The RNA shown here (transfer RNA) has 73 nucleotides and comes from Candidatus Roizmanbacteria bacterium RIFCSPLOWO2_01_FULL_45_11. The organism belongs to Candidatus Roizmaniibacteriota, within Bacteria.

[in-house]
């Protein structure tokens, strides 16, 4: 430098012909059982890289940009 793939909660991770309350598992707070923990239930709480455009409405398209992997030069 050129070219693909990505980027969602502390962490892994699905999602989207564009619209309900963004699925879930680890982890976390509270409760319930236990003498107590542990484990199991029930239950809260966190999240869509960033700027900018289309659009009534964008996590979703679309343009730049930055970050991360892979090729290839």
């Nucleotide at each position: 430098g050129g070219c693909a793939a990505g980027g969602u909660a502390g962490c892994c991770a699905a999602g989207u012909c564009g619209g309900u309350c963004a699925c879930g598992g680890c982890g976390g707070g509270u409760g319930u059982c236990u003498g107590a923990a542990a484990a199991a239930c029930a239950u809260c709480a966190g999240a869509u890289c960033u700027c900018g455009g289309u659009u009534c409405g964008a996590u979703u398209c679309c343009g730049a940009g930055c970050c991360u992997u892979g090729c290839c030069a």